[in-house]
Context: one part of a larger RNA
RNA sequence: AGUGUAUGGGGAAUGCCUAGGCUCUCAGAGACUACGAAAGACGUGAUAAGCUGCGAAAAGCUGCGGGGAGGUGCAAAUAACCUUUGAUCCGUGGAUGUCUGAAUGGGGAAACCCACAUGGUUGAAGACCAUGUACCUAGCAAUAGGAGAAAACCCAGGGAACUGAAACAUCUAAGUACCUGGAGGAAAAUAAAACAAUAGUGAUUCCGCAAGUAGUGGCGAGCGAACGCGGAUCAGCCCUAAAGUGUUUAUAUGACAAGUGGAAUGUAUUGGAAAGUACAACCAAAGAAGGUGAAAGUCCUGUACAUGUAUGUUAUAUAGAUAUUAUUCGAGUAAGGCGAAGCCGGUGAAACUUUGUCCGAAAAUAGCAGCACCAUCUGCUAAGGCUAAAUACUCCUGAGAGACCGAUAGUGAACCAGUACUGUGAAGGAAAGGUGAAAAGAACCCCAAGAAGGGGAGUAAAAAGAACCUGAAACCAUACACUU
Numbered sequence: 001a002g003u004g005u006a007u008g009g010g011g012a013a014u015g016c017c018u019a020g021g022c023u024c025u026c027a028g029a030g031a032c033u034a035c036g037a038a039a040g041a042c043g044u045g046a047u048a049a050g051c052u053g054c055g056a057a058a059a060g061c062u063g064c065g066g067g068g069a070g071g072u073g074c075a076a077a078u079a080a081c082c083u084u085u086g087a088u089c090c091g092u093g094g095a096u097g098u099c100u101g102a103a104u105g106g107g108g109a110a111a112c113c114c115a116c117a118u119g120g121u122u123g124a125a126g127a128c129c130a131u132g133u134a135c136c137u138a139g140c141a142a143u144a145g146g147a148g149a150a151a152a153c154c155c156a157g158g159g160a161a162c163u164g165a166a167a168c169a170u171c172u173a174a175g176u177a178c179c180u181g182g183a184g185g186a187a188a189a190u191a192a193a194a195c196a197a198u199a200g201u202g203a204u205u206c207c208g209c210a211a212g213u214a215g216u217g218g219c220g221a222g223c224g225a226a227c228g229c230g231g232a233u234c235a236g237c238c239c240u241a242a243a244g245u246g247u248u249u250a251u252a253u254g255a256c257a258a259g260u261g262g263a264a265u266g267u268a269u270u271g272g273a274a275a276g277u278a279c280a281a282c283c284a285a286a287g288a289a290g291g292u293g294a295a296a297g298u299c300c301u302g303u304a305c306a307u308g309u310a311u312g313u314u315a316u317a318u319a320g321a322u323a324u325u326a327u328u329c330g331a332g333u334a335a336g337g338c339g340a341a342g343c344c345g346g347u348g349a350a351a352c353u354u355u356g357u358c359c360g361a362a363a364a365u366a367g368c369a370g371c372a373c374c375a376u377c378u379g380c381u382a383a384g385g386c387u388a389a390a391u392a393c394u395c396c397u398g399a400g401a402g403a404c405c406g407a408u409a410g411u412g413a414a415c416c417a418g419u420a421c422u423g424u425g426a427a428g429g430a431a432a433g434g435u436g437a438a439a440a441g442a443a444c445c446c447c448a449a450g451a452a453g454g455g456g457a458g459u460a461a462a463a464a465g466a467a468c469c470u471g472a473a474a475c476c477a478u479a480c481a482c483u484u
Base pairs, nucleotide, nucleotide: 001483002482003481004480005479006478007477008476009475015469016434017433020405021404022402023401024400025399026398027397028396029394030393032148039100040099041098042055043054044053046078047077050074051073061094062093063092064091065090066089070082071081072080105114106113107112115133116132117131118130119129120128121127135146136145137144138143153184154182155181156180157179158178164171168218194201195200205232206231207230208229209228215223216222236386237385238384239330245323246322247321248320249319250318251317252316253315254314255313256312257311259307260306261305265280266279267278268277269276281298282297283287289301290300291299336358337357338356339355340354341353342352345371366381367380368379369378370377421428422427441468444456445455446454447453
């Protein structure tokens, strides 16, 4: 020096676990806001840095209801207190609610500065306290409404490019992404100037087929219906004031938001611990699940089932009250020319719908449509308005599920994470889980410079010793054996 064996160090894989995620189902809700929101700043505790809660009445005040012995959040400490005259806690109302923020008295580099009017405190001034003072719309005014926020879904106004066409220009991607405005719990659409075809249907919306068909298309790439049929759901009305809607009252019937009751097991044995094993029982409208020192129907919380209200919220029905919405059956309209857009339809033989521009009718003895146009025939009545359900979505709440993940996975985030950190900024963006049943978290002694580390002692089932479950490999060391 090498090889091997053993024992350690080191390291964190693996195994087991789950506090967190992911994807769905059912039900609810889709809130909030000038009575000041969402989001924050700063405060607030006996001691108090952070999180949580709260707001100078500040981990809280108060009414009512529930509940029944402990309580003063996470948080384990000490002190001081509260509590059967019912606390803490839970539900539901009320009060308080600094400053910023639509932010609204004016300003401003958000959480700051400076005012005015009226009233109050003070002998006066100053200072302080309370209230009011923005803009837009409607209205004569009093006054009323609006503004902001919000994950997706919805409607409208604007509107790409990469890409595909194996290049590229019409075309495609796509009316997509994105921007803006607006509304609702859904939105939009909706009651035939519709389809159809000699037979008929009878508003809209959504799903399955029709059908990748008819078509369209540098007839390339591609795009792509309808009639009709089968389903979901069904509802019709008004402009001569009614179908309705908002607010509100009464009655009736429910629902939700705390809760309450809730069956049934013992002994022996192994063990640190019984829920295991053995023997013998019991309950079951309850053998869902979780916990308890290992694996519990009968120990605990629960579960099936039964039951429950002051107050609050809310649904439906009936009966009222009150308010609001509209315009006289649709003329600068229909049709037409030019230019565009929408439809399956790229201007085509191009109907139909919309309209920037120019024109411009008729009046039910009328008008429009049935894919140029004309006739016949058939259907319908435009240029006013309202309308539930079937449909779309999930920031959020409750209950539940998974041939979903199990800490390099699953959300970026199981842990004080959109944090630390990076960047002028837009923005980017981590790592990090596990002692033990219980802290019983190692009194005391010794070595030591020792608040390091170690050896005894003690706790404990075990040293599992806080760098803490298990503890692989790389790598390092020691002892022994062999070889050189």

The part of an RNA shown here (large-subunit ribosomal RNA, domain I) has 484 nucleotides and comes from a marine metagenome.
Its mean pLDDT, the model's own confidence on a scale to 100, is 80.
The RNAcentral record of the full RNA draws on SILVA.